Source information: Small-subunit ribosomal RNA from an uncultured bacterium, 1531 nucleotides, folded computationally. Its Rfam family is "Bacterial small subunit ribosomal RNA". Model confidence (mean pLDDT): 84 of 100.
[in-house]
RNA sequence: AGAGUUUGAUCCUGGCUCAGGACGAACGCUGGCGGCGUGCUUAACACAUGCAAGUCUGGGAGAACGGUUCUCUUCGGAGGACCUAGUAAACCGGCGGACGGGUGAGUAACACGUAGGUAACUUGCCUUCAGGACUGGGAUAACCUCGCUAACGCGGGGCUAAUACCGGAUGAUGCAGCGGAUCCGCAUGGAUAUGUUGUUAAAGUGGGUUUCGGCUCACGCCUGAAGAUGGACCUGCGCCCCAUUAGCUAGUUGGUAGGGUAACGGCCUACCAAGGCGACGAUGGGUAGCCGGCCUGAGAGGGUGUACGGCCACACUGGGACUGAGAUACGGCCCAGACUCCUACGGGAGGCAGCAGUGAGGAAUAUUGGGCAAUGGCCGAAAGGCUGACCCAGCAACGCCGCGUGAGGGACGAAGCUCUUAUUGAGUGUAAACCUCUUUCGGGAGGGAAGAACCUCUCUGAAAUGAAUAAUUUCAGGGAUUGACGGUACCUCCUAAAGAAGCCCCGGCUAACUCCGUGCCAGCAGCCGCGGUAAUACGGGGGGGGCAAGCGUUGUCCGGAAUCAUUGGGCGUAAAGGGCGCGUAGGCGGAAUAGUAAGUCAGGGGUGAAAAUCUUGAGCUCAACUCAAGACCUGCCUCUGAUACUGCUGUUCUUGAGUGCGGGAGAGGAAAGCGGAAUUCCCGGUGUAGCGGUGAAAUGCGUAGAUAUCGGGAAGAACACCGGUAGCGAAGGCGGCUUUCUGGCCCGUAACUGACGCUGAGGCGCGAAAGCGUGGGGAGCAAACAGGAUUAGAUACCCUGGUAGUCCACGCUGUAAACGAUGGGCACUAGGUGUUGGCGGAUUCGACCCCGUCAGUGCCGAAGCUAACGCAUUAAGUGCCCCGCCUGGGGAGUACGACCGCAAGGUUGAAACUCAAAGGAAUUGACGGGGGCCCGCACAAGCGGUGGAGCAUGUGGUUUAAUUCGAUGCAACGCGAAGAACCUUACCUGGGCUUGACAUGCUACUGGUACCAACCUGAAAGGGAAGGGACCUCUAGCUUGCUAGAGGAGGUAGCACAGGUGCUGCAUGGCUGUCGUCAGCUCGUGUCGUGAGAUGUUGGGUUAAGUCCCGCAACGAGCGCAACCCUUGCCUCUAGUUGCCAUCGGGUAAAGCUGGGAACUCUAGGGGGACUGCCGGUGAGAAGCCGGAGGAAGGUGGGGAUGACGUCAAGUCCUCAUGGCCCUUACGUCCAGGGCUACACACGUGCUACAAUGGUCGGUACAGCGGGGAGCUAAGCCGCGAGGUGGAGCAAAUCCCUUAAAACCGGCCUCAGUUCAGAUUGGAGUCUGCAACUCGACUCCAAGAAGUCGGAAUCGCUAGUAAUCGUGGAUCAGCAAAGCCGCGGUGAAUGCGUUCUCGGGGAUUGUACACACCGCCCGUCACGUCACGGAAGUCGGCAACACCCAAAGUCAGUGGCCCAACCAUUCAUUUGGAGGGAGCUGCCUAAGGUGGGGUCGGUAACUGGGACGAAGUCGUAACAAGGUAACCGUA
Repeated sequence: AGAGUUUGAUCCUGGCUCAGGACGAACGCUGGCGGCGUGCUUAACACAUGCAAGUCUGGGAGAACGGUUCUCUUCGGAGGACCUAGUAAACCGGCGGACGGGUGAGUAACACGUAGGUAACUUGCCUUCAGGACUGGGAUAACCUCGCUAACGCGGGGCUAAUACCGGAUGAUGCAGCGGAUCCGCAUGGAUAUGUUGUUAAAGUGGGUUUCGGCUCACGCCUGAAGAUGGACCUGCGCCCCAUUAGCUAGUUGGUAGGGUAACGGCCUACCAAGGCGACGAUGGGUAGCCGGCCUGAGAGGGUGUACGGCCACACUGGGACUGAGAUACGGCCCAGACUCCUACGGGAGGCAGCAGUGAGGAAUAUUGGGCAAUGGCCGAAAGGCUGACCCAGCAACGCCGCGUGAGGGACGAAGCUCUUAUUGAGUGUAAACCUCUUUCGGGAGGGAAGAACCUCUCUGAAAUGAAUAAUUUCAGGGAUUGACGGUACCUCCUAAAGAAGCCCCGGCUAACUCCGUGCCAGCAGCCGCGGUAAUACGGGGGGGGCAAGCGUUGUCCGGAAUCAUUGGGCGUAAAGGGCGCGUAGGCGGAAUAGUAAGUCAGGGGUGAAAAUCUUGAGCUCAACUCAAGACCUGCCUCUGAUACUGCUGUUCUUGAGUGCGGGAGAGGAAAGCGGAAUUCCCGGUGUAGCGGUGAAAUGCGUAGAUAUCGGGAAGAACACCGGUAGCGAAGGCGGCUUUCUGGCCCGUAACUGACGCUGAGGCGCGAAAGCGUGGGGAGCAAACAGGAUUAGAUACCCUGGUAGUCCACGCUGUAAACGAUGGGCACUAGGUGUUGGCGGAUUCGACCCCGUCAGUGCCGAAGCUAACGCAUUAAGUGCCCCGCCUGGGGAGUACGACCGCAAGGUUGAAACUCAAAGGAAUUGACGGGGGCCCGCACAAGCGGUGGAGCAUGUGGUUUAAUUCGAUGCAACGCGAAGAACCUUACCUGGGCUUGACAUGCUACUGGUACCAACCUGAAAGGGAAGGGACCUCUAGCUUGCUAGAGGAGGUAGCACAGGUGCUGCAUGGCUGUCGUCAGCUCGUGUCGUGAGAUGUUGGGUUAAGUCCCGCAACGAGCGCAACCCUUGCCUCUAGUUGCCAUCGGGUAAAGCUGGGAACUCUAGGGGGACUGCCGGUGAGAAGCCGGAGGAAGGUGGGGAUGACGUCAAGUCCUCAUGGCCCUUACGUCCAGGGCUACACACGUGCUACAAUGGUCGGUACAGCGGGGAGCUAAGCCGCGAGGUGGAGCAAAUCCCUUAAAACCGGCCUCAGUUCAGAUUGGAGUCUGCAACUCGACUCCAAGAAGUCGGAAUCGCUAGUAAUCGUGGAUCAGCAAAGCCGCGGUGAAUGCGUUCUCGGGGAUUGUACACACCGCCCGUCACGUCACGGAAGUCGGCAACACCCAAAGUCAGUGGCCCAACCAUUCAUUUGGAGGGAGCUGCCUAAGGUGGGGUCGGUAACUGGGACGAAGUCGUAACAAGGUAACCGUA
């Protein structure tokens, strides 16, 4: 730092997704050790149990257990004294329970943060200073006693103390009133000293000593002043979302007076005034504790607020006060409510959001542990007590950090497993084994810390106080005492490589590949996407990659995302300029000068807590962690200074802006009037049968007289020509002429004002068409509607009619593709060329032309910009200012709400859900019922066919045991098949064989073995089998041809394997078809373009041709075209048999039959010939074209072979080859029979015909290509014939097939189902073959069907062609061949031409297509799923309001009740007063009740659209001129 994903490809826009980091996490698999941290994010849900706040030389009273002892004793025991002990527990009193600890519900607030203020305050304990503490009094708890109660508790009576309570005294610098003085300040005012009057205080306890009076010390007490600390209040600034929350406010805002408070204050009350807040966002709603920090990020930012630290708030929920220095009080009180518990039913008790723990909730979060040893807190003089704060331990891989699971050697390399071109090799892999070594961690044993220093006690010394060598205090030194963790850390020894590795991933992004299984199944998936039989993407194996005691997944945050853009984006066409103007607030603003110092800049000061982060260093063996120092804390406040810029104030200026004056153009606006043409209607005339309308028609009009035509009249609407990328207007928009009223603009001038300017949120106004309201008007046109057509349908397009409307007036509506899809203003930045208006110059008689300038309006173009297209002084360039708007597509401009509207509707404007895109521009193709050019038997012009008939053949279909398989538009269908009776044959039925019908290798056996084989069985195959019966090589022996041994061949048995026309042509090779013998298809270099690509290859000509020429940012080249090849046509050379025969001889009935010849034909080798070469014309002095000459042949002479890059997943696994899969006594193989030949039908390709250009009979003539040995077969003879017999000749220019037929000559037939046609059938035969039943061909006799030229439609052919006639061959025993491939004979017609059909080529255009029009794609309906809106209702939450009731409690009031101190009074118990209390009353008020509303949410019969879903239905709207151009607004 980027990457993947829209396309056939490209660039851009734009979203989605990924790689990184983080976490109080959770889940899955796995798990050795240690250190340091962290651990209910949910139910502020409910809580059993224990613990978490007590303590005390103030006070009075004061046990027990137990022990010792005494007395009595009924010997059981009872009582007393002392110790226990002035102890425990309780009580009065003091201090502390307001700290510490928890939680984040509430709170959008001076709550928090930061900086300030208090001249408006308070502060227990602590420190310092000054002064003081005199004298009296009455109670009360505990306790005792009586009583009530279930309990909690309570009541009566009696006793007593204090550092509890009360009176008096003294008293100040305190407080209050009055007064002047000095100094100071920010208004009120403050400080200091001072005069005077009034007023206000106290408590003792302990130690030492004592002459008992006291003295002294410590701790305490009171008053005042000051400090420190803590708190309170006020203020500036900062602090989330919603405007679909826009107005809020009655103690509200201010004042006066009073009350209240520590204190200011509407904090409260009364009265007075009517204010206060708000688009710089009040009010309302939602959400939320805030911060230091933490995470991320380059930063700016974004997210977050767990742990640690600061602040706030809360303590079951709500209300309330008391006490106190401090609370409106977590472990206090009162009341109300909910809940839980106890109860004797009368009443009571309780509050874990302290630490543990329980239940519940939840994906999820720990021990009912140890200790006060340390740190800290409270009490105490202290010892000490208390302390779930805290320190430790336990649980959890929850996080971070560290360590280990061994190290070295060890094979061309074990086994196993995996793969493999398949027997060999590769991988795992130095990995293992094995050898050597080490021992961290774990386990065992032994040793063993630091954390501890205080305090206290004691000893010694010094000092202070003191009368004191008592006592006390302080300091110094010595000693004693204290550890939960923990026998832990750490150290040493022993032990043996011994006990310790997993998880994820391997298609791309993204590091890492193979085999098997599976077969759109099972599954994967973060995005793109994998899986439909060869899956590196699923599952498993092997191998590999990554991280590692963890690894993955999920969730969340930041990043990448410049994808909200301050840094750092955009708006012509991608999302995005408001329809247009006027203008308010606001923002921004010309030149000069002076002042000021708010912004700004500089320096200093204060603050910005600590921790954290960063740097450096230090401590734990390292690290995490911890400690120290520094830096940082980007901020705020304050002081001083600077003055360029901005602001503010003053003065001045004229260039911005405006005014004046003089001219000018114009469909600018409003109103009134006028005009002609046209249409329609009415009247009249002429006139007659049609008119009208269309693609063609019909509806319609017309004999009641239309249309046409002439004259007259009426009415409404719109203004031809001029008219123009001309003009005007802000936009919408404006078009006959005249008049009136009126807005703006331009030019010239330079007199005036002196910045008066630009923009413009809200606001106001204008605003096409359609539409609405009221009233007019209505000729034409024309939604709706009606009819006629069209059509499968046609609620359309076309036609005939026709109403709203279109027009006018007034009022509404407020939208358009309201577009230049381009907001306004100012300035700057090459030009060229039109045009409109004005002015100037030059010129002219004048108008033009020309030059210049200002304002407008077009085109082209430079730089620049742009994704490209394009824009380009009229910017989309370069800058500044202001406004509006955008942030993926769909849902949706929809819903809800609000505002506007008479309505229609408009404005504002979401979400759920869903998709991985949606888009822009350009590129290459393809396509178009787009346009243009060109070609082809493509059409046309012709000739002959097919389609009708019969038959043949192939196919579909059907049938069948099987009718084997393949080929299926052109480009399957007389195709594979150039030969199905058996065979073929792959199919069916039946019968057999199993190393096999066939190949190779291995093992064993084998002389009665191989081999031959009568015979039996059988349909055959096969099975069985008497009998006969070997061979080759080597060695040895010897009677030299015999024996023995070994081996081979062959056989048998077995093992590897054979075999498969079984599947996949969509795994393949090869071959083939097709576009198409069409003229195309590409490359290198260069150039252009960001790029895909373009150029070349386009253009002008020309050609059969990308053939050639010319031009050209291209220059060349390749595959194709052409040529080279074969054949045919002419000539020639050579050669002359089997072919030939002109001349000469012989010869026949005739015949190259013969001698001979080499001329000719011919044969088969070579050569020549044709090249637009020549001439004329034309063309561009080109290529070429046209005509001509010559020539056998003329412009490629005819024909063939030859098929570019590619397309169709075209065809073929059944020619062959081949991967994979499948079968293996069968899907192999053998045999017999059957089938492939079926037959209601349908189609293709053919044959024969329908006749007279014919049929038939007779006669006569002329070919070429070919074939022949299991062959062709002659002559002759037999048969009507097929054929038989016969056997000459011939491996063939020699012999045979082999008489060619049509043609020609002659006869008959005479238009008919015939002397046409020949199907079909009967009979009789021939031939091939083992065999013609299924199922052959041919012959003869007889019989003689359909058919009389073929509907729609359709095929071939442009010359030796079509047509027609015969003929040969392959295959083959024979043949279903009428097929196929060849050969020759006879031998035409037509082509104006390219409009149309089909196919093709080049260029161009549009495109939403790219599987490419057999494309794409829209809407309704039907079905399923999902989310949402509406809805009669119904249920709930929240915050208010009105009224009712009103607890506790403060405050106020109150009397006839009650009361120790003090006062007065009485001799006196008394009485009265002061003061206090209960009770009652009043105000306020929580909860509760009633009521009508608000708001938010849940649910709901039914209903509405939306999204998605497989191959559903109906149509065809859009994309091409999409077949009616499309689209916007409206009805």